Transfer RNA from an uncultured Chloroflexota bacterium, 75 nucleotides, folded computationally. Its Rfam family is "tRNA". Rfam classes the family as a transfer RNA.
């Protein structure tokens, strides 16, 4: 320098291809119940507007453009 992949709660991921339920799962966290307590089980709850900026559209995590960070391949 060229090409490709990834970026979504504290952590690990799905959703993106094909725009439309104003974002879901596991772990973790909080509260309650069960237990003498812990572990464990059950129930309920909090927590993200999707890496950043711009564009298209009635509507964007999803499409387009640019940028940033990480990883891989080639030179």
């Nucleotide at each position: 320098c060229g090409g490709g992949g990834c970026a979504u709660g504290g952590c690990g991921c799905a959703g993106c291809c094909c725009g439309g339920c104003u974002a879901g799962c596991g772990c973790g966290c909080u509260u309650g119940c069960a237990u003498g307590g812990g572990g464990u089980g059950c129930a309920a709850g909090a927590g993200g507007c999707c890496c950043u900026g711009g564009g298209u559209u009635c509507a964007a995590a999803u499409c387009c453009c640019a940028g940033u960070g990480c990883c891989c391949c080639g030179a």